[in-house]
RNA sequence: UGACCAUCCCGAGCGGCCGAGGGACCUGGACCAUUGACGCCGCAGCAACCUGCCCGGACACAGCAUUGUGACGGCCAAGGGUGCUACCGCCAGGACCGAUGGAAA
Numbered sequence: 001u002g003a004c005c006a007u008c009c010c011g012a013g014c015g016g017c018c019g020a021g022g023g024a025c026c027u028g029g030a031c032c033a034u035u036g037a038c039g040c041c042g043c044a045g046c047a048a049c050c051u052g053c054c055c056g057g058a059c060a061c062a063g064c065a066u067u068g069u070g071a072c073g074g075c076c077a078a079g080g081g082u083g084c085u086a087c088c089g090c091c092a093g094g095a096c097c098g099a100u101g102g103a104a105a
Stems, first nucleotide, its partner, number of pairs: 001105001004102005013043005021032002025094005044085003049081002051077002054074003059070004089097001
């Protein structure tokens, strides 16, 4: 870099800095924002994708084997890696759409 897979109506905010637009893109709409939005930093929190513990069986592979590994399903945890903390990805339509995590190669 990335085929591919999963998720995107649950949940979770304070402080400091900055200073004009902002929530990915196009059109339209409704919103947020000088009572300081967006962004950045710090701390706190949410969740449970990866990770960790345990369990399961009519799965796969290896093995002579009552075994091991992996995938799958379930419970728990929150230490580690990410992510997230207005609005359903704000809504409708559009497009080889986008975001996040995992990941063959």

A computed fold for a 105-nucleotide RNA from Arthrobacter sp. SO3, annotated as SAM riboswitch aptamer (S box leader). Lineage of the source: Bacteria > Actinomycetota > Actinomycetes > Micrococcales > Arthrobacter. Its mean pLDDT, the model's own confidence on a scale to 100, is 82. It was read from a public genome assembly, where an Rfam model found it.